[in-house]
RNA sequence: GGCGCAUUUGUCUAGUGGUUAGGACACCACCCUCUCACGGUGGGGACAGGGGUUCGACUCCCCUAUGCGCUA
Numbered sequence: 001g002g003c004g005c006a007u008u009u010g011u012c013u014a015g016u017g018g019u020u021a022g023g024a025c026a027c028c029a030c031c032c033u034c035u036c037a038c039g040g041u042g043g044g045g046a047c048a049g050g051g052g053u054u055c056g057a058c059u060c061c062c063c064u065a066u067g068c069g070c071u072a
Base pairs, nucleotide, nucleotide: 001071002070003069004068005067006066007065010025011024012023013022018055027043028042029041030040031039048064049063050062051061052060
């Protein structure tokens, strides 16, 4: 240099073009407890950036960024 793969809450992860973007841990509040831990109930928080296709995009296409791999 060429080619391929990946990028979703703080972390891990699910998601077949139309669902309120789901779950676990963590965090916050309350309950429980003499207190802590455990346990229970509830809450906030995410689609890497830009553009395109489409009535409609996390999802399809292009570019950029970052990481990983293969190859010269």
Model confidence (mean pLDDT): 80 of 100. Transfer RNA from a Clostridia bacterium, 72 nucleotides, folded computationally. NCBI's taxonomy places the organism under Bacteria, Bacillati, Bacillota, Clostridia. It matches the Rfam family "tRNA". Gene Ontology term of the family: triplet codon-amino acid adaptor activity. Rfam classes the family as a transfer RNA.